[in-house]
Transfer RNA from a Candidatus Altimarinota bacterium, 73 nucleotides, folded computationally.

RNA sequence: UCGGGAGUAGCUUAGCUGGUAGAGCGUCUGACUCUGAAUCAGGAGGUCCUAGGUUCGAAUCCUAGCUCCCGAG
Numbered sequence: 001u002c003g004g005g006a007g008u009a010g011c012u013u014a015g016c017u018g019g020u021a022g023a024g025c026g027u028c029u030g031a032c033u034c035u036g037a038a039u040c041a042g043g044a045g046g047u048c049c050u051a052g053g054u055u056c057g058a059a060u061c062c063u064a065g066c067u068c069c070c071g072a073g
Base pairs, nucleotide, nucleotide: 001072002071003070004069005068006067007066010025011024012023013022019056027043028042029041030040031039049065050064051063052062053061
């Protein structure tokens, strides 16, 4: 330099043909317990990497950029 892949909650990640952003773990509160752990119930937590474009509507499609991984030279 060229080609491919990935970027979504604190972490690991799902998200189908564009139509209300989810799960597990963690965290917080409560129940249980002498206390804790475990278990059960409930809650909080998201600029969907960035900036534009298309569209009534974008995590999803298009363009450019950034970071990481793999390959080629």

Rfam family: tRNA. About the family: Transfer RNA (tRNA) molecules are approximately 80 nucleotides in length. Rfam classes the family as a transfer RNA. The coordinates come from a structure-prediction model, not an experiment, and the mean pLDDT is 80. Taxonomically the source falls in Candidatus Altimarinota (Bacteria, Bacteria candidate phyla).